[in-house]
């Protein structure tokens, strides 16, 4: 970067400018002059990515250690216990980036089957 599958009912705004639309699309259903979308300022939510710090826990790897077990073999070959270091994940914290800050991804959109009041059920 491309393709495919699964999952996605949580969370989060104030002000200024502006002035008719917006919720991707279609059909619905909603939001909107009690200002839509957009732009600006500051803020927030998420932990998706990166960096710094902390370090509870877990797995893995390297080096080392004591006893015991397995085996024909005091084997250090394997198992078990343990220390140090490394690394990944989890957790906490602190900055940056990114996305977001109405409604179950707002609902449905494809396939199959059944009901039916034939309705956009």
């Nucleotide at each position: 970067c491309g393709c495919u599958u699964a999952u996605c009912g949580a969370g989060a705004g104030u002000g200024g400018c502006u002035g008719a639309g917006g919720g991707a699309c279609a059909g619905g259903c909603c939001c909107u002059u009690u200002g839509a979308a957009g732009c600006c300022a500051c803020a927030g939510c998420a932990u998706c990515c990166c960096g710094g710090g902390a370090c509870c826990g877990a797995a893995c790897g390297a080096c080392g250690g004591a006893c015991g077990g397995c085996u024909g073999a005091u084997a250090c070959g394997c198992c078990c216990c343990u220390g140090u270091c490394g690394c990944u994940c989890c957790c906490c914290u602190u900055g940056g980036g990114u996305g977001c800050u109405a409604a179950c991804u707002c609902c449905u959109g494809c396939g199959a089957u059944g009901c039916c009041a034939a309705g956009c059920g």